The prediction has a mean pLDDT of 76. This is a predicted structure of a 378-nucleotide RNA (Bacterial RNase P class A) from Gammaproteobacteria bacterium RIFOXYA12_FULL_61_12.
[in-house]
Parts: sequence; C1' cells; structure tokens
RNA sequence: GGAGCCGGCUGGACGGCCGCUGCCCGCUCUUUGGAGAUGGGUGGAGGAAAGUCCGGGCACCGCAGGGCAGGGCGCCAGGUAACGCCUGGGGGGCGCGAGCCCACGGAAAGUGCCACAGAAAAUAUACCGCCUAAGCCGCCGUUCGCGGCGGCCGGUAAGGGUGAAAUGGUGCGGUAAGAGCGCACCGCGCGGCCGGUAACGGCCGUGGCAGGGAAAACCCCGCCCGGUGCAAGACCAAAUAGGGAAGCCGCCGGCGGUUCGCCGCCGCAACACGUGGCCCGCGUGGCUUCCGGGUAGGUCGCUUGAGGCGCGCGGUGACGUGCGUCCCAGAUGAAUGGCCGUUCUCGACAGAACCCGGCUUACAGGCCGGCUCCAACU
Repeated sequence: GGAGCCGGCUGGACGGCCGCUGCCCGCUCUUUGGAGAUGGGUGGAGGAAAGUCCGGGCACCGCAGGGCAGGGCGCCAGGUAACGCCUGGGGGGCGCGAGCCCACGGAAAGUGCCACAGAAAAUAUACCGCCUAAGCCGCCGUUCGCGGCGGCCGGUAAGGGUGAAAUGGUGCGGUAAGAGCGCACCGCGCGGCCGGUAACGGCCGUGGCAGGGAAAACCCCGCCCGGUGCAAGACCAAAUAGGGAAGCCGCCGGCGGUUCGCCGCCGCAACACGUGGCCCGCGUGGCUUCCGGGUAGGUCGCUUGAGGCGCGCGGUGACGUGCGUCCCAGAUGAAUGGCCGUUCUCGACAGAACCCGGCUUACAGGCCGGCUCCAACU
C1' cells in the first nucleotide's frame, strides 16, 4: 500500500421566533371538588419505537395435581425472572487465514417414501462382462492316464454401465474367475484404561463388519407449556329505556241546606286493554319515590424499573455483586411540530400507546478499537 474478518459508537450541528403536550409554581373564575382559551420554569421517541416471532412481569378467568389432545424444544456445561436468547466448550462443514455456518436425540419399535434411469432403491439382485474348478452331454485327439472345443447345469460381484445414493475404502495375497475368503492400514461396532464436571477425545484390545438414505414424512424417546391480553382489569357515576320494591289511581272544587255526623245539586275525574258479552274479581298498562346493575363521561392501571451511569470486586465469558449517583415521554382525536438564519462531509431506515428481556427485519453516511492474508522496503 492492497484485500478482508470481528467488535463497539454515532444517526447533522448551533442560534432566534411561533406552536403542541406531561409536571411544577403563579394568575383568574369557582358551588372549594375543581375549571381555564392565561404567565413562567422544566421534561418530551428509537437503535430499531417496526414485525408481533419467542420468554417473563402484571391483570382477569380459574385453581392448572395427574392424564388425554395440541404445540414447542432437542450435543454438553453455565448465565438468567424466564426463553426457542446469550456465554464458554465438543462434534461436523467452509475458508490459506482472521473467522463464519449447522433443527446436532432415535432409521435394529412400527408404518410409509426414495422421481427418471437402472438387473436391482432394500426379504435383495445380475444387463454387459469375467470363469468353466466340480457334475452331465456331444464332437475331435489320445501314449487309454487323459487332453482340447462346444453346450447344459452353474460360479462371480473384480471391471463396465444407471443413478443424488448400489450393501465399508485402498493395496497385497488368494482363486477357475472372484469375494473380508485371508492379511496390513483407514473407517465402523464392542470392551477396557486414561484425560475431561460433561458433550467428547486419546490409547490398547477385540470383532471380518451390521439391514443404504431420509425423522424439515408419520412416529418413538426426553424435557417444557392452563387460557385470554391494558379494549387486561379496578373505582366513581348522568339522561333515556329496561329490572325490583313501596305508595297512588277522587272521601276533588263550587253553591245551598244541616241535628255539624253529614246530605243535596252542579262541574271535572271516575281511564284503556285482555279474560266471548255484562257485573265482581284477576292480569297488563299509568303516576310518584326509592334501590340495584350497566351505558355515556371521568379517575386509576401509566410508568421507579429484573432501571440508567460511574467506580471497585468475583468470573475466560455471558453475568453476578458492593458503593456512589441520576429520574429520563406517558398521550387518548392521541403531543414531540413549523418558519428563518449560519454552517458542514447536505443527513438513511423509520415514529411510543402496559412494561421488560431477546430474536428477526430495514438503515445514507461517518468514527473508533482489535485481528488476518498478500506485496514491497527496512
């Protein structure tokens, strides 16, 4: 100098003016509970606020102890409130390397699947090829022992060929040709010892060697999971309608009379519907008051929390712990904005809605640290 790998940070800056919203202090009004369009101060989006995919807190339903169904997870150890997350380690794969990637239990419990090609895709089997030792037949030769050729019956899985995959691999021996048939090494199974908490690794011995793949097909094994989500849920509480209870549904008004107990006349009311019609009765409707539930509306839940920052200590690390310090949005038609000026490298993805821990996805540009490889020079 070039090419890369890993980790972390940042996400325009400064100023002025006008707004919005939570809180605090005033001010004004007030029925003293509060209200306000008013003044000042102060706080006011993110690393992902996103997707809503996991895990928890919280709340209610419920009482969740076990089982079934369903779903999830799956090498080992640790961290954590918990996890499918993180850290460290093991194994496998990729890369010269820094490093990166992996749903990484069981295929001899069972069922199913393996297109095309191919003999055969799993009870194995033989298209081309190789062989003719043993047995049988024919022909030829014969020194009469047998030999050669062809066929039958067969042997074989080396080689070719098919396929993503073909029944351990390579080599030597062996054989009629072959074959773990024998042997060596590699691989694999089993056993032991050693190292390691473990996953696992190393060494030794032993077995000629097992029935391929796929469980991100069903399934089996082990572990985990009750459901619903802040529109959860709690409290206060109009109007109207509906529910329940009690009472009312003429001893009203005027005039006259009276033995002062009432009587007569007039007015209004004496209701409506159902029970075949009428009367009684019953039911429903009507009016007033009270009660209780719910709605509108309001308050809480709501942001102090597995919290942030700094330092120390323990740990390889995730993380834990002690001390100090800080308060950092909380809305509900729902704020976080607009304009102007200066400046730079002209600014990406995107905006809370109960909270927290993760994962995943999106992201212009810039900064910092550690490391690897290549080339040259010293």

The gene name in the source record is rnpB. Its Rfam family is "Bacterial RNase P class A". The family's RNA type in Rfam is ribozyme.